[in-house]
RNA sequence: CAAGCAGAGAGGGUGAUCGCUGCCGGGCUUCAACGCCCGGGAGAGGAAAGUCCGAACACCACAGGGCAGCGUGCUUCCUAACGGGAAGGAGGGGCGACCCUACGGAAAGUGCCACAGAAAACAAACCGCCUCGGUGGGGCUUUUUGUCCCCCUCGCGGCAAGGGUGAAAAGGUGGGGUAAGAGCCCACCGCUCCGAUGGUGACAUCGAAGGCAUGGCAAACCCCACGCGGUGCAAGACCAAAUAGGCUCCGCAUCGAGUCGGCCCGGCUUAUUGCCGCACACAGCGGCAGGUGGAGCGGGUAGGUCGCUAAAGGGUUGGGGUGACUCAAUUCUUAGAUGAAUGAUCACCGCCCGUUAAACCUUCAGUGGUUGGCGGGAACAGGAUUCGGCUUACAUCUCUGCUUGCCUC
RNA sequence: UCCUCGGUAGCUCAACCGGUAGAGCGGGUGGCUGUUAACCACUAGGUUGUAGGUUCGAGUCCUGCCCGGGGAGCCA
Repeated sequence: CAAGCAGAGAGGGUGAUCGCUGCCGGGCUUCAACGCCCGGGAGAGGAAAGUCCGAACACCACAGGGCAGCGUGCUUCCUAACGGGAAGGAGGGGCGACCCUACGGAAAGUGCCACAGAAAACAAACCGCCUCGGUGGGGCUUUUUGUCCCCCUCGCGGCAAGGGUGAAAAGGUGGGGUAAGAGCCCACCGCUCCGAUGGUGACAUCGAAGGCAUGGCAAACCCCACGCGGUGCAAGACCAAAUAGGCUCCGCAUCGAGUCGGCCCGGCUUAUUGCCGCACACAGCGGCAGGUGGAGCGGGUAGGUCGCUAAAGGGUUGGGGUGACUCAAUUCUUAGAUGAAUGAUCACCGCCCGUUAAACCUUCAGUGGUUGGCGGGAACAGGAUUCGGCUUACAUCUCUGCUUGCCUC
Repeated sequence: UCCUCGGUAGCUCAACCGGUAGAGCGGGUGGCUGUUAACCACUAGGUUGUAGGUUCGAGUCCUGCCCGGGGAGCCA
C1' cells in the first nucleotide's frame, strides 16, 4: 500500500425568527373555566420499528393435582427471567485473522426412502468369478474309443471381490488365504463396548476387548429430560352521561346454572320467596308471579381523572471474575400530550461530493496536497404502561486490535 | 394490545402422508364463415410473495422478513 477479519462509537453543533403539544406563574372575560393574552421552562431513537421471546404490574369468586397441549434441547455459568448472553466442548468452513451450527434419542415402536437398480433394510444376485455334473457341441490326436487340456452351452450349487444403478449398497486400505471369494485371518485406520487418568461438566487422552453388530430421515409421528395457569394498561380503579332499564332461554344446592385454562378428579360462587293445583298431611311434582346468577338478541355511550413514568435506570472511579456479570462509593436524570406535538426558514461553524484553477508547496507530469471561489448533499426512521433481549432497516464518518499478500529500509 | 387466515400463470382456484405444478376463463396462431361471434385444433405463459435452512429431493416441513384480509374488548 492492497485485500480482509473482529470489536467499539458517532448519527451534526450554536444562535435568531415564525409555528406545534403539555407544564408552571401572572392577568382578562366569567358563577367557574378546559376560553383569550403575556412571560418562563420542557419536548423521540439506536433502532422509538417488527411485536418475535422473557419479565414487572393489574385482574381473572386465591385449592390444587393429573392428562392433553405448547415450548426448549451439547456443557458449565450469568441474569429478576428468557427461546437472551458469556466461556468452553464437538462437528463443519476459511491460507489465515476468524466464522457457522434446530448440536438429546434411529440397538422403544410406527412410518417414509420417488426414478434407476439384482437388491433400499428379518438383505439380494443382472453382468461377472468358481467347483462339480451332462448320454451336449467344437478344437487338439491319423482314425475310433478313452481321456489330460482349452473354448462354448445347459444344470445343481458356492461367492459377493469387480462392473453397473443410485443421494445412499451392509466398515475402508494393504497383505495373507481360497476352487473362486469373503473380517475368513492379520496390520493400520474407523466403529462398538469396558476400564483408568484428567476435567465441575460437555468431553479428551491412554489401555484392553470385540471381527463389526448399529444405512438415512425425528425442521415424519414419536420417546426422553426440563419448563409453562389465562388475559393483557382497551389490564384495572373511580367519576360522569345515556337507554324500551326491553325480549328469549337455562339454573337456583344438584348425575351441574356459572366459574377455576381444553378434559377429568377435586374445589369455589349464588337465594330462592309467595300463591294455586294434585295430596289427609309431610315430602315431591306442575303452573303463575317475583327475586337472583348466567348466556343470547335488542338498545345506549364514543366523556373525564387515576394507573403514568425515578427505573431489575444511566455515567465515572475502585474492587472481584477469563468473560457475560457483579459489589461499593460518588454523581446525573421533569416527553407522558390519546388521533396524538417535537417542524420550517435564515446565518455561522463542522462533515462529505462535484467543479474551478486564483495563491502557495510538491512532482517527470494539474501529479498530489493546502487555502480560496461556485454548486450540491446528509441515511434508516419516529414515543403511546414500563423494562431486559432478539430480529430487521440505516447515508456517511471515527477509533482499537488482528490476518494474508506485495514493495522499501 | 391480542387472536387468526392467506400470498401458486393476466384473473379465479387445484395440487393427498414431501417425488419434480395443473384446470377453467383470458391471450396468440391456424381452421370454419361473405364477416364477426360461437365452435374446432394447436400453442405460449410460473425463480409457487421473499431470503435462508432441513432433506437425495420442498408449492408442501422449519426460521427470518415483506404484503394483504378478518375478528375481539366499554355500559347495561